[in-house]
Overview:
SAM riboswitch aptamer (S box leader) from an Anaerolineae bacterium, 108 nucleotides, folded computationally. Taxonomically the source falls in Anaerolineae (Bacteria, Bacillati, Chloroflexota). Of the family's consensus pairs, 97% are formed in the model. It was read from a public genome assembly, where an Rfam model found it. The prediction has a mean pLDDT of 83.

RNA sequence: CAUUCAUCAAGAGCGACGGAGGGAAACGGCCCUGUGAAGUCGCGGCAACCCCCAAAGCGUUGGGAAGGUGCCAAAUCCGUCAGAGUUUUUUACUCUGGAAGAUGAGCC
Numbered sequence: 001c002a003u004u005c006a007u008c009a010a011g012a013g014c015g016a017c018g019g020a021g022g023g024a025a026a027c028g029g030c031c032c033u034g035u036g037a038a039g040u041c042g043c044g045g046c047a048a049c050c051c052c053c054a055a056a057g058c059g060u061u062g063g064g065a066a067g068g069u070g071c072c073a074a075a076u077c078c079g080u081c082a083g084a085g086u087u088u089u090u091u092a093c094u095c096u097g098g099a100a101g102a103u104g105a106g107c108c
Stems, first nucleotide, its partner, number of pairs: 003106006013043005021032003026080004044072003049068002051064005076100001081097006
């Protein structure tokens, strides 16, 4: 990198360095940001995918957090594609699914 499966409206930030951008990409919207963005490091925390324990027995339930990851503004910030609905139409809105993406576990 390709591929399979699962999850993605919950949760959790301070300090130092840094010095202007950031929210994946394109477009549109809306936000964050010199009361200091990105990034790096330290410490802290969240969660429970892997993991551990117990029960159960076709993969479920309960508990845990030493270890491997991950994460710590806003739903994956929202929309873009398809379908359904509300709206007389336009506009706008709601729901479902998809696409794309992220993370984990497996496989090549």